[in-house]
Context: one part of a larger RNA
RNA sequence: CUGGGCGUAAAGCGCGCGUAGGUGGUUUGUUAAGUGGGAUGUGAAAGCCCCGGGCUCAACCUGGGAACUGCAUUCCAAACUGACGAACUAGAGUACGAUAGAGGGGGGUAGAAUUCAGAGUGUAGCGGUGAAAUGCGUAGAUAUUCUGAGGAAUACCGGUGGCGAAGGCGGCCCCCUGGAUUGAUACUGACACUGAGGUGCGAAAGCGUGGGGAGCAAACAGGAUUAGAUACCCUGGUAGUCCACGCCGUAAACGAUGUCUACUAGCCGUUGGGAGGCUUGACCUUUUAGUGGCGCAGCUAACGCGAUAAGUAGACCGCCUGGGGAGUACGGUCGCAAGAUUAAAACUC
Numbered sequence: 001c002u003g004g005g006c007g008u009a010a011a012g013c014g015c016g017c018g019u020a021g022g023u024g025g026u027u028u029g030u031u032a033a034g035u036g037g038g039a040u041g042u043g044a045a046a047g048c049c050c051c052g053g054g055c056u057c058a059a060c061c062u063g064g065g066a067a068c069u070g071c072a073u074u075c076c077a078a079a080c081u082g083a084c085g086a087a088c089u090a091g092a093g094u095a096c097g098a099u100a101g102a103g104g105g106g107g108g109u110a111g112a113a114u115u116c117a118g119a120g121u122g123u124a125g126c127g128g129u130g131a132a133a134u135g136c137g138u139a140g141a142u143a144u145u146c147u148g149a150g151g152a153a154u155a156c157c158g159g160u161g162g163c164g165a166a167g168g169c170g171g172c173c174c175c176c177u178g179g180a181u182u183g184a185u186a187c188u189g190a191c192a193c194u195g196a197g198g199u200g201c202g203a204a205a206g207c208g209u210g211g212g213g214a215g216c217a218a219a220c221a222g223g224a225u226u227a228g229a230u231a232c233c234c235u236g237g238u239a240g241u242c243c244a245c246g247c248c249g250u251a252a253a254c255g256a257u258g259u260c261u262a263c264u265a266g267c268c269g270u271u272g273g274g275a276g277g278c279u280u281g282a283c284c285u286u287u288u289a290g291u292g293g294c295g296c297a298g299c300u301a302a303c304g305c306g307a308u309a310a311g312u313a314g315a316c317c318g319c320c321u322g323g324g325g326a327g328u329a330c331g332g333u334c335g336c337a338a339g340a341u342u343a344a345a346a347c348u349c
Base pairs, nucleotide, nucleotide: 003321004320005319006318007303008302012317014201015200016199017198021194022193023192025088026087027086028085029084030083031082033081034080035077036076037075038074039073040072041071042070049065050064051063052062053061054060091191092188093187094186095185096183097182098181099180103177104176105175106174107173108172109171110154115149116148117147118146119145120144121143125136126135162169163168206247207246208245209244210243211242215241216240220236221235222234223233258316259315260314261313262312263311266294267293268292269291270290271289272288273287274286275285276284277283278281298305299304322349323348324347331342332341333340334339
């Protein structure tokens, strides 16, 4: 010396599926690859180390021993790991019953509101702001009533409520479809966990082709403000926002917290199931799967976390290694492009 870390200091891939690999439940038998022990051979000499001897001492020289932690052959052991065989059911899964849900895809439909158009009433203003002006209006606006068109979004319910791997998902009805939870039996019999590469999904913006276009609104124009005002405010307004198909592949894609498993005080809410109880209720007790608030131990630099861990352990993957240069250059891969991804160095503090 045989690292230390990753909520906020640098560091968890945006999220799944899954190949290789790594790791893997209980019982038993065999084997002997790993593992442990013995023996034999070898491991040159010198040197190092130990005990002696010789130069007056020492350096130096010299005798003996130890060591050479290794390799090969052989014998023994069989707990653990592996391999092979047999079995098991506590992990995992299948069948059956039930339940909740904005989970996904497609189709239909409803009402409120905005805008526009037509018609009626009606007259001088409307709109907007800190105040104004641009703008709209006597060619009749705003307001109000009726009718029609069209697009987009679904008030209330609505909730640290629900569902989904994440992104995300919200009127109502129908069709297709994924997952979860719960209950009691039966079955399979380790079929499991993780996952380099790979592959799929992936908000918004953006891109391509074709539609659509009410409201909103980058760009743009005008009015204000101001010393200026390429802004904030106002009047307009095009891409876009919407749909179909195809790309893009990124976000403070956040819980800034990878996935799986086990264990470790309590208390209070809430959602979906199950069981039990009685006084049958707006009830109580209990159990399970979520989702929140406190909190012991413990952890933490502190803040805080605290059975939904950042506690105690294990398995596997990803990532970090002073700041700037730089998530940049070059090269590769991908993309229509925008760009994405992989990813340095000089120099400097």

RNAcentral holds the full RNA, with entries from ENA. The part of an RNA shown here (small-subunit ribosomal RNA, central domain) has 349 nucleotides and comes from an uncultured prokaryote. Rfam family: Bacterial small subunit ribosomal RNA. Its family is annotated with structural constituent of ribosome and ribosome in the Gene Ontology. Its mean pLDDT, the model's own confidence on a scale to 100, is 89.